Small-subunit ribosomal RNA, 5' domain from a Thermoanaerobaculia bacterium, 540 nucleotides, folded computationally. The full RNA is in RNAcentral, with records from ENA and SILVA.
Context: one part of a larger RNA
This record gives sequence, C1' cells and structure tokens, in this order.
RNA sequence: GAAUGAACGCUGGCGGCGUGCUUAACACAUGCAAGUCGUGCGCGAAAGUGACUUCGGUCGCGAGUAGAGCGGCGAACGGGUGAGUAACACGUGGAUAACCUGCCUUGGAGUGGGGGAUAACUUGGGGAAACCCGAGCUAAUACCGCAUAACCUCGCGUCCUUACGGUGGCGUGAGAAAAGAUGGCCUCUGCUUGCAAGCUAUCGCUCCUAGAGGGGUCCGCGGCUGAUUAGCUAGUUGGUGAGGUAAUGGCUCACCAAGGCGACGAUCAGUAGCCGGCCUGAGAGGGUGAUCGGCCACACUGGAACUGAGACACGGUCCAGACUCCUACGGGAGGCAGCAGUGGGGAAUAUUGGACAAUGGGCGAAAGCCUGAUCCAGCAACGCCGCGUGGAGGAUGAAGGCCCUCGGGUUGUAAACUCCUGUCAGGUGGAACGAACGAGCCCCGGCUAACAUCCGGGGUUCUUGACGGUACUACCAGAGGAAGCCCCGGCUAACUCCGUGCCAGCAGCCGCGGUAAUACGGAGGGGGCGAGCGUUAUUC
Repeated sequence: GAAUGAACGCUGGCGGCGUGCUUAACACAUGCAAGUCGUGCGCGAAAGUGACUUCGGUCGCGAGUAGAGCGGCGAACGGGUGAGUAACACGUGGAUAACCUGCCUUGGAGUGGGGGAUAACUUGGGGAAACCCGAGCUAAUACCGCAUAACCUCGCGUCCUUACGGUGGCGUGAGAAAAGAUGGCCUCUGCUUGCAAGCUAUCGCUCCUAGAGGGGUCCGCGGCUGAUUAGCUAGUUGGUGAGGUAAUGGCUCACCAAGGCGACGAUCAGUAGCCGGCCUGAGAGGGUGAUCGGCCACACUGGAACUGAGACACGGUCCAGACUCCUACGGGAGGCAGCAGUGGGGAAUAUUGGACAAUGGGCGAAAGCCUGAUCCAGCAACGCCGCGUGGAGGAUGAAGGCCCUCGGGUUGUAAACUCCUGUCAGGUGGAACGAACGAGCCCCGGCUAACAUCCGGGGUUCUUGACGGUACUACCAGAGGAAGCCCCGGCUAACUCCGUGCCAGCAGCCGCGGUAAUACGGAGGGGGCGAGCGUUAUUC
C1' cells in the first nucleotide's frame, strides 16, 4: 500500500446492489417448513334451512360436501451445517468385456379369465393417556393363483468375432406379465325417446428396444505438519472354491501358500471438509476456502435394518444411551446443523414479517392445492458504488478569536448583505415493466362411422402483482432539514501561544517531558480524508 463475513471509539443526510453467529455440531418455548390425487376404491357427517308432526320426531335440501380410511405418486428433491474425515473424501484423467436406473423421450408387442381377504364402518373390551385387543360387514388401479410371450432371462447346440474370460447371429428347450378409469356417439345389434353391448377419444397398466439424464464400483496422477512417532500388518498379502451383491473384489467363508507395506517416511500422533474460486503480488509464490457454484460427510449420541427405482433415510421405523417433558406411577412423548424466534457463550452477526404475482419443485387429465425453495419487504455505514449538505457576486478586508517587534498580521470572500438554483429529504397528484399462463366463445386442421368427444393451431373477450401506489414522473414551498474524524518532532503533508515542570502524560520505530516543550493538555491556525474517520485483529 492492498484486503476483511470483522469488532471497538467518535460521528452520521439519501439512494442502488450485495452481505450479516467466524464463538457452544450448546440447550431449545411457540408457529410454520411435504404434500397431493374423488378421472383408482368403499364409506360419509354437522351447523343451518324447508315441509310434515301424535311435539317424541320423520322426510328433503345442505351433500355424496366437510371428513377420516384403503390405494397411487412424492416424501432419497429442495433447505441446513462442517462435527467427523489425511480418505479414491476431493481435483483431474481414465476403466466398467464387472453394473443399476422410477418419472421423461423413441419405437414395438399386449391388456384374457378367476379367487380370497382387509381398513374405514358397526360392536364388545382394556388403558389416565399414548394407544391396544377381539367379533362382524365391505371395495379397489390393494393382494393371490391360472392362461397368453413379439421381445426378454437361463440352459444346450452351432457359426462368426476377439488377446482370453466373453460379445454377437441362428436353432432349440425351460421360465417370467398386466388394471382399469373418465368423456363422447347411436352407423350396425338389443329393448320405442334413452340406456346397454359396441365403437371412439383421453389418461392409465404389463413386457421389451434404444436414448437422455442420474447413480454405483475400480484405477493412474496431484495437494498439510511432526522422526523428541521406525518399524507396521492374521482376513493381514496372494491363490483355489463357494457364498453374497445391481456389479468387481478378503466384501464374507472354507482350504492352501507366507506373504504385503516401510527413510521416495509405513505405522502412530496432531491439524483439517476438498475444489471452482477469493485476497495479495510485476510475476513466481504466499495466504484463504464466508456469500455463489460442484463434490463429500452429518442430522441429540451410538448401532441396525425395513420400504423403495433410489435411503441405511434431518422434519420415517427399531434397539441402547444422555437430556427434557407428561403421568392416575402401570406407562408414555420429544429431537431447529429447515425459516423466524428464545436462553447461553461471545468483541460480535438481523424479523416469532408478506406472497405464491414471477422462477423452480411435488401431486393432479385439468382447474387447482402445497411449497420459510424462491421472490419480496424489515433491521445493521458491515462492504462497494452514486448523490447531497448549495451557486454567483460580495472589502471600510466588519465584529469577535488568535498572534504581535504594538506598526500590524491572520481567521478571510469566510461571514453579514445582494441576486439566483431546487438535486436529495418533505408535501400534493399521475403512474409502470415484471403477465407468460389460465378460462369462456368462434374458426381451421387431425382422429373417427360421426359436424359428438378429444387433441393441435389461430382469433377474440374476461381474469391473475406479494413487492406497491413502489420505480419513474408533474407540481408546491423554501437555503430552508443534512459534517465529521484523525493528524501537525523525524519517518510524514501540516506551527505558534498558554498551561505543566522526568509530574501529569504521549508513543508504530527513533524517542519526547527535570521552567522558554512545534512531541504532554488546551487554544488559534494549518494538513489529510470525508458520511465517514481513526484504532485493534488478521493475510499478502
């Protein structure tokens, strides 16, 4: 000099964009943060209200609504944190002839016919509660057999290819699947309008092909400290076989061999999430890993599996532990390193705000619902950037202050005063972009037996904004509301007077102060920066 997620002191007008628990991965009151689908399924209220009434009630509407329940998808994303980890965790480059992949896209083949349950509900019982047990009833795109297999899986044969294990083609044997829902129509069939079968459209379901995106596993290379840590290792190193996995492999097991690593630093110990980046520097390098992005790890502590395409699962389950809470003492409930917020720790870090309008995500055929992701607002000079606190004129160089050689000098065009301007703040009006979508109607095209339905396209009308009456803008008024901080011995820009008298004090280094201190304290003056200025801490 530059820099910071800073803090502290003094001071503080406005705006834009960012940033904001670096400490206790300490403990947490309260609210919210993951739901959705009635076009999968069976149930199904109440308030209110209408009619009737023997005044007890009954029936209808409310309403197949609210609501739980079964079922599907999601909940493995998104969000947080950095404890652990010196490791194939990360970065980079490869391998997978050793693998998986829900939803999505491409293309293909199908969707036949049966069965038995169970929640909800009703009812009985236990319990303070959490909740639990029994009996009875019922449905499905829930569950279970059977049939069917283009393709697929496995075995066998054969051919081709390859450096081998294998890959591919052909043949053959065995094996493995499914579910419906909603809308529309009446050409053909049935019963006179309409409905059923049927047809058709959309959304599904099953099997398969290829892809996209995602993930698993393995390998080479690379980047901390300590030798006052020198030896470490029995599933240890390798082989054969088996098991296990989606898959290779001591991953696990049986047997066999005795290996494997190490001064090019094994092992042990300490420290630490890694990177893109960020800071500094001419560079080389050094420091760092906040915000944003990629990867990893974790979710009160330790362990385990279940479900699933995907987890060994932050707001799931089980066991153990510590802690907190409830209890009728028998037993139960909980997990903010999600967003706010509280206590505590600390030099120190914000609101128990608004909205789903946009972007994105989940579910849904859709309308839509949910979304503390996100978008906004609030607080903080914490940072960067921009703007303002007025402009021009104005000398008898006023008064006052300070200095003085008492002549004067200086503050100083500074003020007063005159004439202007109107940024920002203030007041009164106008007023956006961010809106695309979506819904209704009409037209065209496709599908079709069909002018229906549905799908696609176009036109037109209506509707949707948290921010917010915000940005921006017009007008009004009036210099009115808006300047401080540090320094002045040398380094280092800036000097005099008074007070003090090795005292009080200053200080980054050198050093000042013991009676003339430009170095202490005050004043006048001056220098620097400016809504900041200094100090401290840390890095280059």
Taxonomically the source falls in Thermoanaerobaculia (Bacteria, Pseudomonadati, Acidobacteriota).